Model confidence (mean pLDDT): 76 of 100. The RNA shown here (Lysine riboswitch aptamer) has 165 nucleotides. Of the family's consensus pairs, 100% are formed in the model.
RNA sequence: UGAAAGGAUAGAGGCGCAGUUGUCAAGAGUAUCCCCGGUGCAAGGCAUCGCAAAGCCGUUGCCGGUGAGAAAGGGGCCGCUGCCGAAGGCCGUGCGGGCGCGCACAGCCUGGGCAAACGGAGAACAUCCGUUUGACUGUCGCAUUUGCGGAGCGCUGUUUUUUUG
Numbered sequence: 001u002g003a004a005a006g007g008a009u010a011g012a013g014g015c016g017c018a019g020u021u022g023u024c025a026a027g028a029g030u031a032u033c034c035c036c037g038g039u040g041c042a043a044g045g046c047a048u049c050g051c052a053a054a055g056c057c058g059u060u061g062c063c064g065g066u067g068a069g070a071a072a073g074g075g076g077c078c079g080c081u082g083c084c085g086a087a088g089g090c091c092g093u094g095c096g097g098g099c100g101c102g103c104a105c106a107g108c109c110u111g112g113g114c115a116a117a118c119g120g121a122g123a124a125c126a127u128c129c130g131u132u133u134g135a136c137u138g139u140c141g142c143a144u145u146u147g148c149g150g151a152g153c154g155c156u157g158u159u160u161u162u163u164u165g
Base pairs, nucleotide, nucleotide: 001165002164003163004162005161006160007159008158009157010156011155014084016083017082018081019080020079022077023076024075032068033067035065036064037063038062039061044057045056046055087110088109089108090107092105093104094103095102096101111137112136114134115133116132117131118130119129120128121127139150140149141148142147143146
């Protein structure tokens, strides 16, 4: 001074990830409530005073109209906070719980977001999740100037230990 392997630590990707205050849309002129009208065998009350029929009051419920009028679960955006297996999904176990929900742990899948199609969730033309396809992007490798391939158990910097030239 170089290489390989292990450890520690600091970082990068970008329409990056999660949580959350506020706000906005949607939920919804819905639920619910007041009043009016109709219908009407609720309960109950009254009348009829017969022996087979039936009336009135009343009003649960239902329908229509007038007025007032939410919330939850699910989201968008700004800001803030914590972050870069961030996190998400599938499945199993345990605990809690009214539940198809929440939490914890184990296994498996996904580098990242975007668009489209399909499927699922959803009240939903919102949004989310999954699959496929497409281009983009970060990264490493191979071939060399433009392609191909791999995966985050990755990549880069610093440092340390061991081995080796």